[in-house]
RNA sequence: GGGGGUGUAGCGAAGCCGGUUAUCGCGCAGGUCUGUCACACCUGAGAUCGCGGGUUCGAGCCCCGUCACUCCCG
Numbered sequence: 001g002g003g004g005g006u007g008u009a010g011c012g013a014a015g016c017c018g019g020u021u022a023u024c025g026c027g028c029a030g031g032u033c034u035g036u037c038a039c040a041c042c043u044g045a046g047a048u049c050g051c052g053g054g055u056u057c058g059a060g061c062c063c064c065g066u067c068a069c070u071c072c073c074g
Stems, first nucleotide, its partner, number of pairs: 001073007010026004019057001028044005050066005
C1' cells in the first nucleotide's frame, strides 16, 4: 500500500426484508423482604448505534468518506 472482519448504555451481547418506544443479561440507583447483609421480587436512570456526509416519507440496517482495533496479502 491492497483486501476482509468488528465498532450499539459502565461491561458483554441481540436487533429479521429499512418501519414508528433501539431489546436482553450483568452492573448502578430507589423500594419490598430481613435483626443486618446477601438472595429473591418490584420500580427507575443510563446508548440519538465509532465519527462525518448521502439516499429515502423513514437508516443501527443501504451508499460514500474517515478513525480505532483485529486478521490476511504484498